RNA sequence: CGUUGGCGGCGUGGAUUAGGCAUGCAAGUCGAGCGAUCGUAGCAAUACGGGAGCGGCAAACGGGGUAGUAAUGCAUCGGAACGUGCCCUUUGGUCGAGGAUAGCGGCGGGAAACUGCCGGUAAUACACGAUAAACUCGCAAGAGCAAAGGUUUACUGCCGGAGGAGCGGCCGAUGUGAUAUCAGCUAGUUGGUAGGGUAAUGGCUUACCAAGGCAUAGACGUCUAGGGGGCGUGAGAGCGCGAUCCCCACCACUGGAACUGGGAACUGUCCAGACACCUACGGGUGGCUGCAGUCGAGAAUCUUCGUCAAUGGGGGAAACCCUGAACGAGCGACGCCGCGUGCGGGAUGAAGGCCCUUGGGUUGUAAACCGCUGUCAGGGGGGAUGAAACCGCAAGGUUGACAGAGCCCCAAAGGAAGCACGGGCUAAGUUCGUGCCAGCAGCCGCGGUAAUACGAACUGUGCGAACGUUAUUCGGAAUCACUGGGCUUACAGGGUGCGUAGGCGGCUUAUCAAGUCAGGUGUGAAAUCCCACGGCUCAACCGUGGAAUGGCGCUUGAAACUGGUGAGCUGGAGUGAGCUAGAGGUACACGGAACUGCCGGUGGAGCGGUGAAAUGUGUUGAUAUCGGCAGGAACACCAGAGCCGAAAGGGGUGUACUGGGGCUUAACUGACGCUGAGGCACGAAAGCCAGGGGAUCAAACGGGAUUAGAUACCCCGGUAGUCCUGGCUGUAAACGAUGAAUACUGGGCGGGGGGCGGUUCGCUGCUCCCGGCCGUAGCGAAAGCGUGAAGUAUUCCGCCUGGGGAGUAUGGUCGCAAGGCUGAAACUCAAAGGAAUUGACGGGGGCUCACACAAGCGGUGGAGCAUGUGGCUUAAUUCGAGCCAACGCGAAGAACCUUAUCCUAGACUUGACAUGCAUGGAUUAGUUUCCCGAAAGGGAGAUGACGCCUUCGGGUGGAACAUGCACAGGUGCUGCAUGGCUGUCGUCAGCUCGUGCCGUGAGGUGUCGGGUUAAGUCCUUUAACGAGCGAAACCCCUGUCGCCAGUUGCCAUCAUUAAGUUGGGGACUCUGGCGAGACCGCCGGCGUUAAGCCGGAGGAAGGCGGGGACGACGUCAAGUCAUCAUGGCCUUUAUGUCUAGGGCUGCACACGUGCUACAAUGCCACGUACAAAGGGACGCCAAGCUGCGAAGCGGAGCAAAUCCCAAAAAGCGUGGCUCAGUUCGGAUUGCAGGCUGCAACUCGCCUGCAUGAAGCUGGAAUCGCUAGUAAUCGCAGAUCAGCUAUGCUGCGGUGAAUGUGUUCCUGAGCCUUGUACACACCGCCCGUCAAGCCACGAAAGGGGGGGGCAUCCCAAGCCGUCGCGCGAACCGCAAGGACGCAGGCGUCUAAGAUGAACUCCCUGAUUGGGACUAAGUCGGAACAAGGUA
Repeated sequence: CGUUGGCGGCGUGGAUUAGGCAUGCAAGUCGAGCGAUCGUAGCAAUACGGGAGCGGCAAACGGGGUAGUAAUGCAUCGGAACGUGCCCUUUGGUCGAGGAUAGCGGCGGGAAACUGCCGGUAAUACACGAUAAACUCGCAAGAGCAAAGGUUUACUGCCGGAGGAGCGGCCGAUGUGAUAUCAGCUAGUUGGUAGGGUAAUGGCUUACCAAGGCAUAGACGUCUAGGGGGCGUGAGAGCGCGAUCCCCACCACUGGAACUGGGAACUGUCCAGACACCUACGGGUGGCUGCAGUCGAGAAUCUUCGUCAAUGGGGGAAACCCUGAACGAGCGACGCCGCGUGCGGGAUGAAGGCCCUUGGGUUGUAAACCGCUGUCAGGGGGGAUGAAACCGCAAGGUUGACAGAGCCCCAAAGGAAGCACGGGCUAAGUUCGUGCCAGCAGCCGCGGUAAUACGAACUGUGCGAACGUUAUUCGGAAUCACUGGGCUUACAGGGUGCGUAGGCGGCUUAUCAAGUCAGGUGUGAAAUCCCACGGCUCAACCGUGGAAUGGCGCUUGAAACUGGUGAGCUGGAGUGAGCUAGAGGUACACGGAACUGCCGGUGGAGCGGUGAAAUGUGUUGAUAUCGGCAGGAACACCAGAGCCGAAAGGGGUGUACUGGGGCUUAACUGACGCUGAGGCACGAAAGCCAGGGGAUCAAACGGGAUUAGAUACCCCGGUAGUCCUGGCUGUAAACGAUGAAUACUGGGCGGGGGGCGGUUCGCUGCUCCCGGCCGUAGCGAAAGCGUGAAGUAUUCCGCCUGGGGAGUAUGGUCGCAAGGCUGAAACUCAAAGGAAUUGACGGGGGCUCACACAAGCGGUGGAGCAUGUGGCUUAAUUCGAGCCAACGCGAAGAACCUUAUCCUAGACUUGACAUGCAUGGAUUAGUUUCCCGAAAGGGAGAUGACGCCUUCGGGUGGAACAUGCACAGGUGCUGCAUGGCUGUCGUCAGCUCGUGCCGUGAGGUGUCGGGUUAAGUCCUUUAACGAGCGAAACCCCUGUCGCCAGUUGCCAUCAUUAAGUUGGGGACUCUGGCGAGACCGCCGGCGUUAAGCCGGAGGAAGGCGGGGACGACGUCAAGUCAUCAUGGCCUUUAUGUCUAGGGCUGCACACGUGCUACAAUGCCACGUACAAAGGGACGCCAAGCUGCGAAGCGGAGCAAAUCCCAAAAAGCGUGGCUCAGUUCGGAUUGCAGGCUGCAACUCGCCUGCAUGAAGCUGGAAUCGCUAGUAAUCGCAGAUCAGCUAUGCUGCGGUGAAUGUGUUCCUGAGCCUUGUACACACCGCCCGUCAAGCCACGAAAGGGGGGGGCAUCCCAAGCCGUCGCGCGAACCGCAAGGACGCAGGCGUCUAAGAUGAACUCCCUGAUUGGGACUAAGUCGGAACAAGGUA
């Protein structure tokens, strides 16, 4: 804040504007200090009472607030140089004599506030004198200092001294925020002396003297903030906070100042300022951060209440008065606590709601209904207690603002339940609506038609007079890590060394007692927290007691450890002595090879360069080669996992100088050590300044190429630079991405440098140091590290805390500059990142395969036609299929039918089709006539069946019909809701499981390796052993043989015929059943003795004989809702159904698939030979006849190894054609016919005659095929009335060529590698530009705030000084004096003015980058060798 809201108790409530305030109240009292005066009673005395003024005390408490303050504060513990009214104790005193003044009276001024003059008056007011110590001063002597009385006669005041209690002032130590992008600050500053000042110490103040003081243990500055007891949270340590209550501090409109007083100023004084109010305009008044209340601002916080009854405070002798302190009440679910909204029974499980598979379930004993009770609230009665004191001699009397328990009576289930949530976290789900819309969301994320997440309903869950939300704190978060984290690769080791402060530090002994430990003791306020007990019915709340209060102080003791001091030691460290390795450093000198240039000789056309070229160079003689000269830079081989150095880094040779290291020895010192914030030094390359040098190479630049472009990669040139000297810069992937030091903790194998032994002289053992590899334990997220740790420990330093913004901005600092060091925030994201895993991918690698390429043969792409598709067209050209894997595909037959939401037109509405119900009635089914009509359909009429019963009158029933209701129907949508089926990778060799083992895990192993295979086929090795789905095999066809069988098939022998026609035969062929056969079985070689491979024999067939069926886990949201099935949605006189006609055949064009060709290996004519597999009754159709032919007539045979289709064709033989757009080719068109069919116009096929187009081998590109294959030749079938079939599915005939390879293209398999990909490379992803929006930086400037500085000006005021003016008390006879005051001046000084700087905030044309945003533009930088690592 939203929704809701019954009661009570106890608490609590202006946190923002310390912004402004109307009104009322919040501090007075004393007549027993004083005089005057007034009222009442009384004649009066007098009594009682009021009250201005003087005087006393109080007003410095109580109450409010948190602005300022980072220390003048607070907390804890101490201290010495102080004050103290009222109170307590004690001691002593209280004498004398005065002058004023307010009130008052009179006269004035002023609007008011207020005030002037004159007169007179009192005191416990004021002043003087006396007295004076245990007081004050002083060393002492001595000197000095006070008082007040009142009244009811019993008290109470007053003064000096001393002490006490309580309170206060002052000082010290320790503790008490952030910031170093604040590093230096300070002149009263630090100290001293003297004076002054204070109650008191003190630079508190002044003068003089000295030059100190503070600071990295953070001074100074800036920002923030009252502190504590405590409060919230937390296991604790901590972290956050400082409301209510208590203690302390500070503030009182803002700033300054003093006065009074014991003490000082919220409601006292003075001055200045701002604001507000009054005014007669002259002048005045005011201060709610007291209680209420009001305005404003704000998300937000109450009554202008009651009472002094209680508690407490002030005054008073007291009564008593005052008290917005306080006690109470009111308002607010603001908090905590308690109570209630009923209890028991009640199933036909009512109605209603919701869901539903329609059976039911659930709401739900819930309700109704029956019985009971009476808390709370309501009404009435009554009243304990909060009351103690006070007055009074006593008896006795008086006091409640407010609250009101318990108790009694009345009535009645009556007045009292909501809120949030239900995808996971997180307890609780269904339906409908919605359709990335509306909306939800704390995080992940929901919503695009089946939403448990949106909205609603029902229901459930949680809490309950509340429930949610928002904000904030702590927790979880070991996510700032003291307890208790890290830094190889996730954020994080400084580039390296030297070294200051600091931190830490070897052995023995003595001593001290700071740390430490123990005992005692003081303090640690109360409240709070905790424990016990107790009081309100319980609780919250409250009371009493205890404990606790991690702390600090004092004191006594201990002496192990840390520390201090003293004495010693040698192991750490250093020195010496003797050896020793090395590209360690600096300077100088020298050397050869190569390179470039120049000179000369030889030579003669190119050279050079690249993927290929060109620019360049060369007949003025290059390149090449020889000789000579010059120059600069770098040092081949040796060279190594090698050596040295702190790191950067160091490589020819020699000399000089020089740093460090190692080993041996044990002579010396005696802890001298380690680390190291700041600091200082060194510090690759590039870069900068100055001067040299310049051979090579080479940014920039020029040219040539490449490219779409190419400001690049490649090439030709080339300047800074590269080199030297001096200076600067100070950064690197300055890396071992690993700080330094010390110690400890299994081993093995190499390398470098020393020492000591043994030795057969080859070697070998031990030991110290340096530099590597592999690995144990251990560590690690893993990768990995592993005595040179990333293991186990200690010490010190540096650094980290999600990604981006950003190493940017700003400030500071360094630098000549470039730039370096230090180093944010706003905003934004839900990640960024590490290591490893499985895949996928790579213009990564290895191995292997496939008509993948190569080698061949034939095609496509060009022509004509056929067919499918796109497009176009159309009233319509229905729909689907779209890389491979759509396109002669669904369609194995679109003239009508088919056929469809395809169009046009006409019709029907329970329907063309199914089931059920109700009603009707004999009308019906069927047959038939007429009218309209294209038909469908509509209308009218005639005739007229069936079962059962029958009394023959009829009744009844089924089907059917009509009407009505349920429903039918849909080739309508969604193949991205689905089943089923299918394609594809791919007949590729893969895909998995069980157990075991390895790994924190994902996962791996097995399935890898070596062989081998067509194969994850088999063998072998092996932390794997086995198994499954695939492969293979089993199945079918085919190739050889045997057996059985012998018609419709066959015919060798016998007989017969025109004919296997018939008899006969089973031999053969064939048919179709059953078997055999092939297994690397045999031989040889190779191989691991294996698997297997190669060759051979035999065999019809040889290493899978050939072909087919068979298709793993999965992929493509692949295809199909139009085969079928099916969820949901849509439609219902229409998207259903029927009918006619048209369309699906439409044609400028494009593509796919085919056919026929272009011809002579051909075409034509004639003759002639040889198949297989099929089909046939609404069928195949023989012979014969007719026709040129299609075909017709005809009718035999055949449900078919019998008959028919049926002629096979290429082939073979003979003849012609002779290279021509032809005797090639057949498109197109004309005429005449045939056939099917209701019907060939749109739109069928066939025949004959005539016509005779393009085309002469097909660009880029592309397809198939490895043998009975390609090529070529014909035959048959399905669909089917017919057929546009050249398609498809089968069948046989003839029958090649080439390859024995794997570099390349494509695809695939296994292993490996990289990856920032996982929607998986058609991936991911970067930057400019353009657009929108957001925050930030810079910026000419503009505006404002803050604290200082300087100068000017000075209010009030203290102090000083003057004080000629004024003044009752004292001195003095007086004059006058003392003293005081006004007033003047001075120092200081608030506010104000001015000036120059500093700092912070806001704003600013323009500008800069940054973040984010939908499908924008340009490129293609990174991730694979990312195509130039």
Molecule: small-subunit ribosomal RNA
Organism: metagenome